[in-house]
RNA sequence: CGGAGAGUGGCUCAGUGGUAGAGCGCUGCGUUCGGGACGCAGAGGUCGUGGGUUCGACUCCCGCCUCUCCGA
Numbered sequence: 001c002g003g004a005g006a007g008u009g010g011c012u013c014a015g016u017g018g019u020a021g022a023g024c025g026c027u028g029c030g031u032u033c034g035g036g037a038c039g040c041a042g043a044g045g046u047c048g049u050g051g052g053u054u055c056g057a058c059u060c061c062c063g064c065c066u067c068u069c070c071g072a
Base pairs, nucleotide, nucleotide: 001071002070003069004068005067006066007065010024011023012022013021018055026042027041028040029039030038048064049063050062051061052060
């Protein structure tokens, strides 16, 4: 320099046009002598960033940033 892929709660990942979810983790309560496990409830994300298309964008298009892989 060229090509491909990825970026979504603290972590790992779903969601591929119609008001954003799961598991683990965290907080509170129950249970226990206490802890763990289990059960119930809750908090936590303007979806990397800036534009565009659309009635409507995590999703489609373009630029930029970061990371990974391949080639030179």